[in-house]
Molecule: transfer RNA
Organism: Chloroflexota bacterium
RNA sequence: CGGGGCGUGGCGCAGUCCGGUAGCGCACCAAGCUGGGGGCUUGGUGGUCGGAGGUUCAAAUCCUCUCGCCCCGACCA
Numbered sequence: 001c002g003g004g005g006c007g008u009g010g011c012g013c014a015g016u017c018c019g020g021u022a023g024c025g026c027a028c029c030a031a032g033c034u035g036g037g038g039g040c041u042u043g044g045u046g047g048u049c050g051g052a053g054g055u056u057c058a059a060a061u062c063c064u065c066u067c068g069c070c071c072c073g074a075c076c077a
Stems, first nucleotide, its partner, number of pairs: 001073007010026004020057001028044006050066005
């Protein structure tokens, strides 16, 4: 330098293809059960999707640019 993949609550991921207003598990908070630890049950808080711009009535999703990480290749040695 070229090609590809990934980026979404604290953590790990799904959702993107086919636009309709964000979800699952763990964790966390509260209450209950249990002598306690642990565990179980119920309820709940928490992100606006790496960033910017564009298209659209509507964007995590489509388009453009850009940042970070990873892989492959090229270059150098």